A computed fold for a 344-nucleotide part of an RNA from a metagenome, annotated as small-subunit ribosomal RNA, central domain. The full RNA is in RNAcentral, with records from SILVA. Its mean pLDDT, the model's own confidence on a scale to 100, is 89.

[in-house]
Context: one part of a larger RNA
RNA sequence: CUGGGCUUAAAGGGCAUGUAGGCGGGUUGUUAAGUUGGCUGUGAAAUGUCAUGGCUUACCCAUGGACUUGCAGCCAAAACUAGCGAUCUUGAGAAUGGUAGGGGGGAGUGGAACUCCUGGUGGAGCGGUGAAAUGCGUUGAUAUCAGGAGGAACGCCGGAGGCGAAAGCGACUCUCUGGACCAUGACUGACGCUGAGAUGCGAAAGCUAGGGUAGCAAACGGGAUUAGAUACCCCGGUAGUCCUAGCUGUAAACGAUGAGCACUAGGUAGGGGGCGCAAGUUCUCUGCUGUAGCGAAAGUAUUAAGUGCUCCGCCUGGGGAGUAUGGUCGCAAGGCUGAAACUC
Numbered sequence: 001c002u003g004g005g006c007u008u009a010a011a012g013g014g015c016a017u018g019u020a021g022g023c024g025g026g027u028u029g030u031u032a033a034g035u036u037g038g039c040u041g042u043g044a045a046a047u048g049u050c051a052u053g054g055c056u057u058a059c060c061c062a063u064g065g066a067c068u069u070g071c072a073g074c075c076a077a078a079a080c081u082a083g084c085g086a087u088c089u090u091g092a093g094a095a096u097g098g099u100a101g102g103g104g105g106g107a108g109u110g111g112a113a114c115u116c117c118u119g120g121u122g123g124a125g126c127g128g129u130g131a132a133a134u135g136c137g138u139u140g141a142u143a144u145c146a147g148g149a150g151g152a153a154c155g156c157c158g159g160a161g162g163c164g165a166a167a168g169c170g171a172c173u174c175u176c177u178g179g180a181c182c183a184u185g186a187c188u189g190a191c192g193c194u195g196a197g198a199u200g201c202g203a204a205a206g207c208u209a210g211g212g213u214a215g216c217a218a219a220c221g222g223g224a225u226u227a228g229a230u231a232c233c234c235c236g237g238u239a240g241u242c243c244u245a246g247c248u249g250u251a252a253a254c255g256a257u258g259a260g261c262a263c264u265a266g267g268u269a270g271g272g273g274g275c276g277c278a279a280g281u282u283c284u285c286u287g288c289u290g291u292a293g294c295g296a297a298a299g300u301a302u303u304a305a306g307u308g309c310u311c312c313g314c315c316u317g318g319g320g321a322g323u324a325u326g327g328u329c330g331c332a333a334g335g336c337u338g339a340a341a342c343u344c
Base pairs, nucleotide, nucleotide: 004315005314006313007298008297012312014201015200016199017198021194022193023192025088026087027086028085029084030083031082033081034080035077036076037075038074039073040072041071042070049065050064051063052062053061054060091191092188093187095184096183097182098181099180103177104176105175106174107173108172109171110154114150115149116148117147118146119145120144121143125136126135162169163168206247207246208245209244210243211242215241216240220236221235222234223233258311259310260309261308262307263306266289267288268287269286270285271284272283273282274281275280293300294299317344318343319342326337327336328335329334
């Protein structure tokens, strides 16, 4: 290389947009690059192979054939692929009319809770635990009432329910904005799929600068527990958590299941539409269950891990090791790429 694989054994890129490339719907005409057939030339000799012959045989040698699977030229074929032309509407998109939605950005508003502050009532405890103590409190706490300030998060509704490519998204109002679905079939006419590089998005933590800081809380301090207790429990508490602008680019970024298209029993539940008086039916999304099939099994099963096609990514025994080195990105932390010796 051929070949075999990627839910859980090694293996799907975190997700998308898209360049090159690869692949690509129906009908028809043409060309003849691929393709197929024929002819010619060439494909050195020796070797190898087959036949015959020469050394008494063999080794060895000679002659002839086939082979040399290739390349080039010419002639022909036109199904398929391809090129060019024409045409079509089913793929794709656009249009019109609707629908649902925590999809995204910005601005504003609200109530509950919490902490703090001020004042009133009140007067000895509160808090915390397995039990305690540290802690708070007669400079009046806890409790309770009234007023004020502040920051963060939005209970019930809430659903195995919705939306989004993924990360993710949940109070209310306004505004800007993306996508999806349904109906119509009066538009374009293959405009498609995938996608190496590339570009964008990307939880939490972390970093830079400036703000903010109620609660919570790494670090840290104290109290307990314990043989010890650098913990679990308790009292405090700073980064951080929040906002703005940038960086980082990783996660069990999971359905551990790449994207697209087609085909292959059903039953049942839920979300959004259409048609129908109804029974029902049709499109789409999300679940459960299950036949065939597949699978080592668990399981999966029209949301496939079934049957096929296209394109991309990835795997090749365990450790060494996601280490070393080089390169590259980053302010750093570190990320991406990524071995070998040795060993079992």